[in-house]
RNA sequence: UUUUUAUAAAGAGGCGCUGAGAGACAGGCUCAACGACGCGCCGGCAACCACCCGCAACCGCGGCCCGGUGCCAAUUCCUGACCAUAUAAAAA
Numbered sequence: 001u002u003u004u005u006a007u008a009a010a011g012a013g014g015c016g017c018u019g020a021g022a023g024a025c026a027g028g029c030u031c032a033a034c035g036a037c038g039c040g041c042c043g044g045c046a047a048c049c050a051c052c053c054g055c056a057a058c059c060g061c062g063g064c065c066c067g068g069u070g071c072c073a074a075u076u077c078c079u080g081a082c083c084a085u086a087u088a089a090a091a092a
Stems, first nucleotide, its partner, number of pairs: 001092008013042005021031003025080004043072003048068002052063004076084001
């Protein structure tokens, strides 16, 4: 990078650094020098994978949250494309 499967109306922020754009794309709308976005630290949410436990289900369900990811403005911000985008797991 491509493919497959699953999920996306719930949930969760402080400090420091930096300094102009950011929210994938188009249109809208919004956020942003009262410092957004990003980066770092700490904290948190969630439960895809792993681990462990239970049910006794047999590709299942529930629990757990030390580990691997993810996420913490707005319904994936809204509309469009749903063969889009993002994330997880697996394969090439």